[in-house]
The RNA shown here (Glycine riboswitch aptamer) has 86 nucleotides and comes from Paracoccus denitrificans.
It matches the Rfam family "Glycine riboswitch aptamer". Rfam links the family to the GO term glycine biosynthetic process.
The sequence was found by an Rfam model in a public genome assembly.
Its mean pLDDT, the model's own confidence on a scale to 100, is 83.

RNA sequence: ACGGUCUGGACAGGAGAGUCGGGUUCCCACCCGCGCCGACGGAGCAACGCCCCGGAAUCUCUCAGGCACCAGGACUGCCGGACCGC
Numbered sequence: 001a002c003g004g005u006c007u008g009g010a011c012a013g014g015a016g017a018g019u020c021g022g023g024u025u026c027c028c029a030c031c032c033g034c035g036c037c038g039a040c041g042g043a044g045c046a047a048c049g050c051c052c053c054g055g056a057a058u059c060u061c062u063c064a065g066g067c068a069c070c071a072g073g074a075c076u077g078c079c080g081g082a083c084c085g086c
Stems, first nucleotide, its partner, number of pairs: 002085008011077003018034001020033004035067003041063001042061003048054002
């Protein structure tokens, strides 16, 4: 240098779902109600195995979270760091 694993970044890209109704309010925000979303987090499961258990996800469920913008955002890229391989 290259590859892999983990990880940092105020960097780049990044979906989904009500600008719903009522109360309050100038608005934001908050509360209540109904309806939704899943790609933060969380939970569940197959094959398989060492079989009361372990065991994956972008699957499933929606507890939390979210449903104009902003923010967040799995993941991908880029720039680094540590370790391993060569």